[in-house]
Molecule: transfer RNA
Organism: Patescibacteria group bacterium
This record gives sequence, structure tokens and C1' cells, in this order.
RNA sequence: GUCCUCGUAGUUUAAUGGAUAAAACAAGGGACUUCUAAUCCCUAGAUGGAGGUUCGAUUCCCCCCGAGGGCA
Repeated sequence: GUCCUCGUAGUUUAAUGGAUAAAACAAGGGACUUCUAAUCCCUAGAUGGAGGUUCGAUUCCCCCCGAGGGCA
């Protein structure tokens, strides 16, 4: 340089065009306990950026940014 794959919450993963983006762990609060741990309940938190297609985009298309890999 070129080609392929990927980018969603603090972390690990779901959601293959359609309802409010779902969970686990982590975080905060509460219950229980003499205290801690464990357990239970509650809360907050995310689609890499810009544009396009579409009635509707995490999903499809283009460009950029970033990560990994193949070839040279």
C1' cells in the first nucleotide's frame, strides 16, 4: 500500500430492518446480620464519528477514526 474481520454500559456478551437496545459481573443505595461476608430488593449507566437509503438503522451503503489479521 491493498484485502478481510471487528468497534454496543466500567468489563464480558446479546439484539441479523420494527415496541422502551437485553443480561451477567462490577458500581451506588436499602433489607437481613452484633459486625463483615453471603443472600434478596432497588437505582444509574452504552450503539466509535459524520453522511446516505428507508415509514423505520445496532443492523444496509459511503467516508473517516481505532483494534486485530492475510498478502506485498